[in-house]
Context: one part of a larger RNA
């Protein structure tokens, strides 16, 4: 732009893409076969392997916005405490989030039409013949069946609601499950959007100050203390104000 009012959601599926995978082991059975050695078909079952898809409860890793420990040196008048540099100075840890090596799941099954092949009834040709008429079975393989996209499917489908300067949509603003930008998705006072606060999870390991034992280092008590970043509720205290652009037949 088109889809022949305009729009908002919910959809059908022509048609497309993906998936398909092996291997041990037990049962049947040391059974069928075989002189023995050996050793099944078929039937069921279980584990594993790579392969793909999800996810972070669990094992872990990052986690320079968390906490703690500690070296040097330098301010903060000094002490105590803080705090700046030294690869985040090193260093133990570890919320969210991403994540694998870490978990859960998949390949089926059932169907139809075949291949190669096996047959049934049967003539031409009194027979014999699966084949000439008819009529079966047969594969990880093909259609379907499983997962996703899918009406630009110009044959442009359907439904349901709303709309006659309105539905709607834009642009602003407040964002994130989003993400270079845009898009996309929550949200704009009839609001929990995003910040702040408060609980709560969760980290981290017992803050600072005092008091107590020690000559002191220290150690104890106040204390699972004090901090606390992305988590989960709740809560309008703060920003998401008013205005405003565009919108078809008529």
């Nucleotide at each position: 732009c088109a889809u022949u009012a305009g729009a908002u959601g919910u959809u059908u599926g022509a048609g497309a893409a993906g998936a398909g995978c092996c291997a041990u082991a037990u049962u049947u059975a040391g059974u069928a076969c075989g002189a023995g050695a050996g050793g099944a078909c078929c039937a069921a079952u279980a584990u594993g392997g790579a392969c793909a898809g999800a996810c972070c409860u669990c094992u872990g890793g990052u986690g320079c916005a968390c906490c703690g420990g500690u070296u040097g040196u330098g301010a903060c008048g000094c002490c105590a405490g803080u705090u700046g540099c030294a690869g985040c100075g090193c260093c133990g840890g570890a919320u969210a989030a991403c994540u694998a090596u870490g978990u859960c799941u998949g390949g089926a099954a059932c169907g139809g039409a075949u291949a190669a092949c096996c047959g049934c009834u049967g003539a031409a040709a009194g027979c014999a013949u699966a084949u000439a008429a008819g009529c079966g079975g047969g594969a990880a393989g093909c259609c379907a069946a499983c997962u996703u996209c899918a009406a630009g499917a110009u044959a442009a489908g359907a439904c349901a609601u709303c709309c006659u300067u309105a539905a709607g949509a834009c642009a602003c603003c407040u964002c994130a499950g989003a993400g270079a930008c845009u898009a996309u998705g929550a949200g704009g006072u009839u609001g929990a959007u995003a910040g702040g606060u408060u609980a709560c999870a969760g980290g981290u390991g017992u803050a600072a100050g005092u008091c107590c034992a020690g000559u002191a280092a220290u150690g104890g008590a106040u204390u699972g203390a004090g901090c606390c970043a992305a988590g989960u509720a709740a809560u309008a205290c703060u920003a998401a104000u008013u205005a405003g652009u565009c919108a078809a037949a008529g």